Model confidence (mean pLDDT): 80 of 100. The RNA shown here (Lysine riboswitch aptamer) has 168 nucleotides. Of the family's consensus pairs, 100% are formed in the model. The sequence was found by an Rfam model in a public genome assembly. It matches the Rfam family "Lysine riboswitch aptamer". From the family's description: Riboswitches are metabolite binding domains within certain messenger RNAs that serve as precision sensors for their corresponding targets. Rfam links the family to the GO term lysine biosynthetic process.
RNA sequence: GCUCUUGAUAGAGGCGCGGGUUUCAUCAGUACCCACCGCAAGGCCAGGCAGCCGCGGAUGGAGAAAGGGGAAACCGCCGAAGUGGGUAAAAUGCCUGAGUUUUGCCUGCUGGGUCGUUGGAGAAUAUCCAACGGACUGUCACAAACUUUGUGAAGCGCUAUCGAAGCA
Numbered sequence: 001g002c003u004c005u006u007g008a009u010a011g012a013g014g015c016g017c018g019g020g021u022u023u024c025a026u027c028a029g030u031a032c033c034c035a036c037c038g039c040a041a042g043g044c045c046a047g048g049c050a051g052c053c054g055c056g057g058a059u060g061g062a063g064a065a066a067g068g069g070g071a072a073a074c075c076g077c078c079g080a081a082g083u084g085g086g087u088a089a090a091a092u093g094c095c096u097g098a099g100u101u102u103u104g105c106c107u108g109c110u111g112g113g114u115c116g117u118u119g120g121a122g123a124a125u126a127u128c129c130a131a132c133g134g135a136c137u138g139u140c141a142c143a144a145a146c147u148u149u150g151u152g153a154a155g156c157g158c159u160a161u162c163g164a165a166g167c168a
Stems, first nucleotide, its partner, number of pairs: 001167003005164007014078001016077004021072004033061003036057004042053003045097005081110012111137002114134008139153006
């Protein structure tokens, strides 16, 4: 000095990712409660046990909350994070099952945000998730008509610095 080897540290992408606090709208004139009217031996995910409760109303009165969302500042960050599968634990009165939520571990996919279509969750046209597609954008490789264009790939990537190893 070089390397398509290896370790550590620090960085970049941009409507960049996530967290809780405060606040605002929505949830909703909904649930619950009271009055009135009518009706009934049913109801609380399925079965059993236990416990509790009547049900309906297009009527009147009064009237929430959680989840999800927007904004501001703050905090942690750049596999940030999200999600599929498997598994373990906890909660949902007890047991079995189903469903839902939270957390841990293993493993797969996704560079990033955005728009559209389809499907799912949701009160919702908000928002979130998945698949497919479009343009944009960042990184590297290759090629060329070379300060631009095209093609391809993936973050276990890329850039910089330092160290180790190998080669000259």